[in-house]
């Protein structure tokens, strides 16, 4: 100094606001308005969070070929490490540890 990898999903939680509901207040009480600095529901939602499914590598076993090795299907078991992070956009009901982004930078 370059290049490759660090996988993808599903329930959810930390988190996040306010579209709609609930709430509060107002009010001509029909139909409304204004409030997220309202405890919440419904909504988003984690690279560096929890659980799991799928994927992958290792390694038995078992079935196919006459037979071994490959090869390809099954099944078990174990592995999937580390990991500080702006500012700005973008998202759109608005904002987020959501996307840019394991980015810029740091070590």
């Nucleotide at each position: 100094g370059u290049g490759c990898a660090g996988g993808g999903u599903g329930u959810c939680u930390a988190g996040g606001g306010u579209u709609c509901c609930g709430c509060u207040u107002c009010g001509g009480c029909u139909g409304g308005a204004a409030g997220g600095u309202c405890a919440g529901g419904u909504c988003c939602a984690a690279g560096a969070g929890a659980c799991g499914c799928c994927g992958c590598c290792u390694g038995c076993g078992u079935g196919g070929c006459a037979a071994a090795c490959u090869c390809c299907g099954c099944g078990c078991a174990g592995g999937u490490a580390c990991a500080c992070g702006g500012c700005g956009g973008g998202g759109g009901a608005a904002a987020a540890u959501c996307c840019c982004g394991g980015g810029a930078g740091a070590u």
Molecule: Guanidine-I riboswitch aptamer
Organism: Paracoccaceae bacterium